[in-house]
């Protein structure tokens, strides 16, 4: 060069075109003499970028950008 496959919350990873979520972390409150666990609630997402398709894109299509393999 060329072929795949990954890019989603601080991290880890679901989400069959129809409201973007689980676990851990984090906060704030219950609980306690007190930390811990435990039990509730919250915050934190332009779903890499940038067009395009559709009523409707994380999803489907092009093109860039990274990180990972394969081949030469």
């Nucleotide at each position: 060069c060329g072929c795949g496959g990954a890019g989603u919350a601080g991290a880890g990873c679901a989400a069959u075109g129809g409201u973007a979520g689980c676990u851990c972390g984090c906060g704030u409150g219950g609980c306690u003499c007190a930390u811990a666990c435990c039990c509730a609630c919250g915050a934190g997402g332009u779903u890499g970028c940038a067009g395009g398709u559709u009523c409707a894109a994380a999803u489907c299509c092009u093109g860039c950008c990274u990180c990972c393999g394969c081949u030469a």
A computed fold for a 72-nucleotide RNA from Kapaibacterium sp. (SeqCode), annotated as transfer RNA. The sequence is in RNAcentral, with records from ENA. Rfam family: tRNA. Its family is annotated with triplet codon-amino acid adaptor activity in the Gene Ontology. The family's RNA type in Rfam is transfer RNA. Its mean pLDDT, the model's own confidence on a scale to 100, is 84.